Small-subunit ribosomal RNA, 5' domain from an uncultured bacterium, 521 nucleotides, folded computationally. Model confidence (mean pLDDT): 87 of 100. RNAcentral holds the full RNA, with entries from ENA and SILVA. Its Rfam family is "Bacterial small subunit ribosomal RNA".

[in-house]
Context: one part of a larger RNA
RNA sequence: AAUGAACGCUGGCGGCGUGCUUUACACAUGCAAGUCGAGCGAGGCCAGGGGGCAACUCCUGAGUCGAGCGGCGAACGGGUGAGUAACGCGUGGAUAACCUGCCCAGAGGUGGGGGAUAACCCGGGGAAACUCGGGCUAAUACCGCAUGAUACCGAAAGGUCAAAGGGGGCUCGCAAGGGCUCUCGCCAUUGGAGGGGUCCGCGUCCGAUUAGCUAGUUGGUAGGGUAAUGGCCUACCAAGGCGACGAUCGGUAGCCGGCCUGAGAGGGUGAUCGGCCACACUGGAACUGAGACACGGUCCAGACUCCUACGGGAGGCAGCAGUGGGGAAUUUUGCGCAAUGGGCUAACGCCUGACGCAGCAACGCCGCGUGGAGGAUGAAGGUCUUUGGAUUGUAAACUCCUGUCAGCAGGGAAAAAGCGACCUGACCUCAUACGUCAGGAAGUUGAUUGUACCUGCAGAGGAAGCCCCGGCUAACUCUGUGCCAGCAGCCGCGGUAAUACAGAGGGGGCAAGCGUUAUUC
Numbered sequence: 001a002a003u004g005a006a007c008g009c010u011g012g013c014g015g016c017g018u019g020c021u022u023u024a025c026a027c028a029u030g031c032a033a034g035u036c037g038a039g040c041g042a043g044g045c046c047a048g049g050g051g052g053c054a055a056c057u058c059c060u061g062a063g064u065c066g067a068g069c070g071g072c073g074a075a076c077g078g079g080u081g082a083g084u085a086a087c088g089c090g091u092g093g094a095u096a097a098c099c100u101g102c103c104c105a106g107a108g109g110u111g112g113g114g115g116a117u118a119a120c121c122c123g124g125g126g127a128a129a130c131u132c133g134g135g136c137u138a139a140u141a142c143c144g145c146a147u148g149a150u151a152c153c154g155a156a157a158g159g160u161c162a163a164a165g166g167g168g169g170c171u172c173g174c175a176a177g178g179g180c181u182c183u184c185g186c187c188a189u190u191g192g193a194g195g196g197g198u199c200c201g202c203g204u205c206c207g208a209u210u211a212g213c214u215a216g217u218u219g220g221u222a223g224g225g226u227a228a229u230g231g232c233c234u235a236c237c238a239a240g241g242c243g244a245c246g247a248u249c250g251g252u253a254g255c256c257g258g259c260c261u262g263a264g265a266g267g268g269u270g271a272u273c274g275g276c277c278a279c280a281c282u283g284g285a286a287c288u289g290a291g292a293c294a295c296g297g298u299c300c301a302g303a304c305u306c307c308u309a310c311g312g313g314a315g316g317c318a319g320c321a322g323u324g325g326g327g328a329a330u331u332u333u334g335c336g337c338a339a340u341g342g343g344c345u346a347a348c349g350c351c352u353g354a355c356g357c358a359g360c361a362a363c364g365c366c367g368c369g370u371g372g373a374g375g376a377u378g379a380a381g382g383u384c385u386u387u388g389g390a391u392u393g394u395a396a397a398c399u400c401c402u403g404u405c406a407g408c409a410g411g412g413a414a415a416a417a418g419c420g421a422c423c424u425g426a427c428c429u430c431a432u433a434c435g436u437c438a439g440g441a442a443g444u445u446g447a448u449u450g451u452a453c454c455u456g457c458a459g460a461g462g463a464a465g466c467c468c469c470g471g472c473u474a475a476c477u478c479u480g481u482g483c484c485a486g487c488a489g490c491c492g493c494g495g496u497a498a499u500a501c502a503g504a505g506g507g508g509g510c511a512a513g514c515g516u517u518a519u520u521c
Base pairs, nucleotide, nucleotide: 001520002519003518005517006516007515008514009513012368013367014366015365016364017363018361019360020326025324026323027322029321030320031319034072035071036070039069040068043065044064045063046061047060048059049058050057051056079279080278081277088204089203090202091201092200093199094198095197098196099195100194103192104191105190106189108187109186110185111145113143114142120135121134122133123132124131125130151160152159153158165184166183167182168181169180170179171178172177205251206250207249212242213241214240217239218238219237220236221235222234223233224232254276255275256274257273258269259268260267261266281302282301283300284299285298304315305314306313307312332358334357335356336355340354341352342351343350344349371401372400373399374398381392382391383390384389405462407457408456409455410454411453415448418444419443422440423439424438425437426436427435465510466509467508468507469506470491471490472489476505477504478503479502480501486493487492
């Protein structure tokens, strides 16, 4: 000088930050990932219309609701640091050995068929979790056929592989359906952007009281596997490979940008914020998918907890709060999606404990205040005293002011961009329609918050402590005690005048803090 600090005494306000360093211990409760009806079928409710005496039934809807099929997301975001001494990380390269959903750009295609299945209905089993059988139905779900390239295989010839529709407007038609057009999609492909996989050079803690280690081990051939190279795996063949330039073994540890210190070199460290990695009760495994071997998915095994009708089931806070436990020690079971960002959606919008805010804590940094000026009979009181006085001390009282902060009253933002009835223009188009873009625009959106800020009111009123005073080291006397009680960072004080213990007066230092302890330089 510093700290994610703790402890003791004390404590007025504000701004900005920070807040389980220990048991990767166990977790009650709530929330943390959904969304799309403009992919699909069938329903409930509501409103309107038609039929019927009524029960009821049919049709329509920018209406609405919860399940189901389907799509996208759930691999991001958020947490933690257990493991890992490793191409894990950092840095610089390689990939002619690779992948890439959504997004952007280019150039093409989107023809014609089929069979199912949930929901629903009926029936059965079970305490439950759930599950079984029969029957019906749809799709942007699933499967053939066609076409098919500069895509794939191949030297060539040749061979192989695809798709899905939805919505709006105009128009023809009695209808079914057709035509034109816009838009969102779908399929195959080329390139890009961003993202990722793999490989390599160099760097990356301690121990030799760890000296030898290694059998898929090291290399080759062939095959398998992967998006892809490779003993990654398998068969066969060879006998190699590493090591005092420290292999192997043991210990410790996530790495970095940074942070602390220091004149620097260096040393220490890796909280918050950012990048990478690893993990998700413990161990193992794969499935789906562009992407996982997947925190709030699946399966198996284990420990633990819970439910049970004893047959069988359910669970995983190292997400946000919160609880117990551990500990010297670390916060609210708060508000809001208004902003930023993310997922879905044509959009409106919905979801979002990410995030934005508020709450608690002097934990840190910074700022402000606790008043200012005048005021000598140098009052009283305290302390000391050589009893003369000295000191506290302009300090107080008293006089005159000021009004920060807190208090009360009144006014009152910015953070808002968007959305948007309607209007104008451009593009598209057969179209003055739909749609898109640009401009304008009534109206409308704030958790924080009646907050920041401003104005006014009253009145010095509500706001100072802590440590030290032998030397180092700024600051001295009295009383008590008597090697006792005690102090102490080092030297050392205390055994009857202790500036070193305890109290008091005085003084010194810092100040809403001051000391102590711990740790680093």